Molecule: c-di-GMP-I riboswitch aptamer
Organism: Alkalicoccus saliphilus
RNA sequence: UGCAGAGAAGGGUAAAACUGCUGAAAGGCAGUGGCACAAAAUGACGGGCCUAAGGAAGCUUUUUCUAAGGCGGCCGCAUUGCCUGU
Numbered sequence: 001u002g003c004a005g006a007g008a009a010g011g012g013u014a015a016a017a018c019u020g021c022u023g024a025a026a027g028g029c030a031g032u033g034g035c036a037c038a039a040a041a042u043g044a045c046g047g048g049c050c051u052a053a054g055g056a057a058g059c060u061u062u063u064u065c066u067a068a069g070g071c072g073g074c075c076g077c078a079u080u081g082c083c084u085g086u
Base pairs, nucleotide, nucleotide: 002086003085004084005083012037013036017032018031019030020029021028022027035073041079042078043077045076046075047074048071049070050069054066055065056064057063
C1' cells in the first nucleotide's frame, strides 16, 4: 500500500419505545434504553424515500402539484479512519 472481516482485544456508535425541548411537518437535539453496526465516521453530488410551511393549480372545500426543508441506520459515489488476518 492492496485485499479480506472467521475468531480476538481495547474501545466507539445507538434502532424501537418513553420523556423533555425544538420545528408548519418530515425531522433534529438531550435523557433513559440497547435493535443492531467495521465505517451506523463525514459530505445531500446521483438515484431513492419522507414532509408540504410558502408558492401554484383546482375553485368552496380542503383536493392535487411543488424542496428552497429533511433521511448518510436505503443504495451508489467522494473524503478520512481503529483492530485483526493476508